[in-house]
Transfer RNA from a Minisyncoccota bacterium, 71 nucleotides, folded computationally. The organism belongs to Minisyncoccota, within Bacteria. Its Rfam family is "tRNA". The family's RNA type in Rfam is transfer RNA. The same sequence occurs in records of 2 taxa. The coordinates come from a structure-prediction model, not an experiment, and the mean pLDDT is 80.

RNA sequence: UCGGGGAUCGUCUAACGGUAGGACGGCAGGUUUUGAUCCUGUUGAUCGGGGUUCGAAUCCCUGUCCCCGAA
Numbered sequence: 001u002c003g004g005g006g007a008u009c010g011u012c013u014a015a016c017g018g019u020a021g022g023a024c025g026g027c028a029g030g031u032u033u034u035g036a037u038c039c040u041g042u043u044g045a046u047c048g049g050g051g052u053u054c055g056a057a058u059c060c061c062u063g064u065c066c067c068c069g070a071a
Stems, first nucleotide, its partner, number of pairs: 001070007010024004018054001025043006047063005
């Protein structure tokens, strides 16, 4: 330099263009003499900027960063 892939709650991971979900974690409560375990509730995210669309995490353009390959 060229080609390909990726960026989503604190972490990991889903999501035909149509309510962003799950697990772990955090918080509160229950249980327990206390703690752990267990149960219930709750918390919290789409990398930045544009475009297409009635509607974008998803499609298009562009930027940043990470990974793989070629030279």